[in-house]
Context: one part of a larger RNA
C1' cells in the first nucleotide's frame, strides 16, 4: 500500500447493486416450510320438491415426501481434484417390437358391541378397485442333451380417440463400483497388520471384491514416512503479488458428510430416509401414575454465548418443482419488500459576481497580518427536498392474470431551500503558533516527549489529509 461476512469510537443527506451468527452441530415458545389425484375406488355428506347435474371428502389405491432448503460436527481418505476403466442398476422421459384371455379370495372405510385419562387400540360382520392371488399364453430370460420357472388394469368419452397397464430392445440423463497421480503439521510417533495379504470351495450383491465364511499358504505396508497423534469438509474460486509464490475456502456453483446422541432395518427405481418407522440414551412436556408426546444444522422469531450479524413481512404475478387429462391445488424454493453506511459504485450539501478587505476570533514588533471572496449583499439554477398530475416494461402469439407498486420513469408548482464530518499537524509523514500545565496531568506505531519559554500533553486559532464517511483494533498478502 491492498484486502475483510468484520467490530469499536465520533459523525451521518440520498440512490442503485450486493452482503448480513465467523461464537454454542447450545436449548427452543408460536406460526408456517410436501403434498396432490374423485378421469383408480366403495361408502358418506352438502345442495335440489324429485330425477339428472354439481360440490366436498375421512378411508383403500397411485405418484411424490431420496428433489428443493439449511449446516460443516465428523472425515487426512469409504472424501475432494484431474485423468482413465469394467463387472452394474435405473421410476419419470424419448424411439421401437409384441401383448393385455379366463377366474378367485380378501382387507380398510362402514355397522355392532368393547378397552383406555389420553395417545391409541382389540373383537364380530359386510364391501369396491388401476390393491391382492390363481390358471392360460410368450421370436424375450436362465440353462442346454432332454428341460425349467415367470406378465398384465383399467379409466374418460356418444364416438373418433385420449390417458394408462405388462414383457422385450435401444437411447438420454442420474446413480453404484475400481484404479493412477495430487491433497496440512509432528520422528520428542519406527515399526504396523490375523480377515491381516493371497489362493480354492461355498454363500452373497444390481455389480466387482476377504465384502462374508470353511480350509490352505505366510503373506501385506513402512525412512519415497507406514502406524500413531494434532488440525481440517474438498474444489471452482477469493485476497495479495510484476510474476513465482503466500494466505484463504463467507456469498454463488460442483462434490461430500451428518440431521437431539448412538444403533437398526422396512418400503421403494432410488434412503439405511432433516419435517418416515423401530430400539437405547440425555433433555423438555402431558398424565387419572397404568402410560404417552417431541426434535428449527427449513423460513421468521426467542433465550443463551459473544466485540458482533436483520422482519414472528408480502406474493405464488414471474422462473422452477410435486401431483393432476385438465381446471387447478401445494410450494418460507423463488420473486420481492423491510432493517443495518456492512461493502462497492454514483450523486448532492449550491453556481456566478462580490473589499468598506466590515464586525468578530487568533497572532503581533501595535505598523499590521490571517481566517477571507469566506460571509453579508446582488443575481442564477433546482440535482436532491416538499406538494400536485400522468404512469410502465417485466404477461409467456384470443381474452383474463403484477406480489413488487401507484414503484421506476416523465411532468406542473415552490423555495438555496432539507444535507459535513473525522483524523492528524516533532521525525518517519502532508500540515505551526499562542495559552494552561510543570517528570505532574498526560501522550506514544517506533525513535521518543513533559523537570517554567513543550511546533510531541490539554485547550484555542490556523493548517493538512480523506470525505458520508473518518479514525482505531484484529487478521492475511
Nucleotide at each position: 500500500g491492498g484486502a475483510u461476512g468484520a467490530a469499536c469510537g465520533c459523525u451521518g443527506g440520498c440512490g442503485g447493486c450486493a452482503u448480513g451468527c465467523u461464537u454454542a452441530a447450545c436449548a427452543c415458545a408460536u406460526g408456517c416450510a410436501a403434498g396432490u389425484c374423485g378421469u383408480a375406488u366403495g361408502a358418506g355428506a352438502a345442495g335440489u320438491g324429485g330425477u339428472g347435474u354439481u360440490u366436498c371428502c375421512a378411508g383403500u389405491g397411485g405418484c411424490g415426501g431420496a428433489c428443493g432448503g439449511g449446516u460443516g460436527a465428523g472425515u487426512a481418505a469409504u472424501g475432494c481434484g484431474u485423468a482413465a476403466g469394467a463387472a452394474c442398476c435405473u421410476g419419470c422421459c424419448c424411439u421401437u417390437g409384441g401383448g393385455a384371455g379366463g377366474g378367485g379370495a380378501a382387507c380398510a372405510a362402514c355397522a355392532g358391541g368393547u378397552g383406555g385419562a389420553a395417545a391409541c387400540g382389540g373383537c364380530u360382520g359386510c364391501u369396491a378397485a388401476u390393491a391382492c392371488c390363481c390358471c392360460g399364453u410368450a421370436g424375450g430370460c436362465u440353462g442346454a442333451g432332454g428341460a425349467g420357472g415367470a406378465a398384465a388394469a383399467g379409466g374418460a368419452g356418444g364416438a373418433a380417440u385420449c390417458c394408462g397397464c405388462g414383457c422385450g430392445a435401444g437411447g438420454a440423463g442420474u446413480g453404484g463400483c475400481u484404479c493412477a497421480c495430487g491433497u496440512c503439521u509432528g520422528a520428542u510417533u519406527a515399526g504396523c497388520u490375523a480377515g491381516u495379504u493371497g489362493g480354492u470351495g461355498a454363500g452373497g450383491c444390481a455389480a466387482u471384491a476377504g465384502a462374508u465364511u470353511a480350509c490352505c499358504a505366510a503373506g501385506g505396508c513402512g525412512a519415497u514416512a507406514a502406524u500413531c497423534a494434532g488440525u481440517a469438509g474438498c474444489u471452482g474460486g477469493u485476497c495479495u503479488g510484476a510474476g513465482a509464490g503466500g494466505a484463504u475456502g463467507a456469498u454463488c456453483a460442483a462434490c461430500u458428510c451428518a440431521a437431539c446422541u448412538g444403533g437398526g432395518a422396512c418400503u421403494g427405481a432410488g434412503a439405511c430416509a432433516c419435517g418416515g418407522c423401530c430400539c437405547a440414551g440425555a433433555c423438555u412436556c402431558c398424565u387419572a401414575c397404568g402410560g404417552g408426546a417431541g426434535g428449527c444444522a427449513a423460513c421468521a422469531g426467542u433465550g443463551g454465548g459473544g466485540a458482533a450479524u436483520u422482519u414472528u413481512c408480502c406474493g405464488c404475478a414471474a422462473u422452477g418443482g410435486g401431483c393432476g387429462a385438465a381446471a387447478g391445488c401445494c410450494u418460507g424454493a423463488c420473486a420481492g419488500a423491510g432493517c443495518a453506511a456492512u461493502g462497492c459504485c454514483a450523486c448532492g450539501u449550491g453556481g456566478a459576481g462580490g473589499u468598506a478587505g466590515a464586525a468578530g476570533g487568533c497572532c503581533c514588533a501595535u505598523g499590521g497580518g490571517u481566517c477571507g471572496u469566506g460571509a453579508a449583499c446582488u443575481u442564477c439554477u433546482u440535482u436532491u427536498c416538499c406538494c400536485g398530475g400522468a404512469g410502465a416494461a417485466g404477461a409467456a402469439g384470443c381474452a383474463a392474470u403484477g406480489a413488487c407498486g401507484g414503484u421506476a420513469u416523465c411532468u406542473a408548482g415552490g423555495g438555496a431551500a432539507u444535507a459535513a464530518g473525522c483524523a492528524u499537524c516533532g521525525g518517519c509523514u502532508a500540515a505551526c503558533u499562542c495559552u494552561g500545565u510543570g517528570c505532574u496531568a498526560g501522550c506514544a506505531g517506533c525513535c521518543a516527549c513533559a523537570g517554567u519559554a513543550a511546533u510531541a500533553u490539554a485547550g484555542a486559532g490556523g493548517a493538512u489529509g480523506c470525505a458520508a464517511g473518518c479514525g482505531u483494533u484484529a487478521u492475511c498478502c
A computed fold for a 477-nucleotide part of an RNA from Eucalyptus virginea, annotated as small-subunit ribosomal RNA, 5' domain. NCBI's taxonomy places the organism under Eukaryota, Viridiplantae, Euphyllophyta, Spermatophyta, Eucalyptus. The full RNA is in RNAcentral, with records from SILVA. Rfam family: Bacterial small subunit ribosomal RNA.